[in-house]
RNA sequence: CGGGGAGUGGAGCAGUGGCAGCUCGCAACGCUCAUAACGUUGAGGUCGCAAGUUCAAAUCUUGUCUCCCCAA
Numbered sequence: 001c002g003g004g005g006a007g008u009g010g011a012g013c014a015g016u017g018g019c020a021g022c023u024c025g026c027a028a029c030g031c032u033c034a035u036a037a038c039g040u041u042g043a044g045g046u047c048g049c050a051a052g053u054u055c056a057a058a059u060c061u062u063g064u065c066u067c068c069c070c071a072a
Base pairs, nucleotide, nucleotide: 002070003069004068005067006066007065010024011023012022013021018055026042027041028040029039030038048064049063050062051061052060
């Protein structure tokens, strides 16, 4: 250099055109003598970056960055 895959809250992942969600974690409150567990609520993401298509893009197209795999 060539081919394939991945990138989405702190972590692990869903979401394949129409409100960005789940589990764990974090904070507050409830419960408890207390902690854990359990329950309720909340914070935290402009979906790697930049363009394009579309009424509408995490999703489709192009470029680019990082990581992983294969071949040479």

Predicted 3D model of a 72-nucleotide RNA (transfer RNA) from a bacterium.
The coordinates come from a structure-prediction model, not an experiment, and the mean pLDDT is 83.
RNAcentral holds the sequence, with entries from ENA.
Rfam family: tRNA. From the family's description: Transfer RNA (tRNA) molecules are approximately 80 nucleotides in length. Gene Ontology term of the family: triplet codon-amino acid adaptor activity.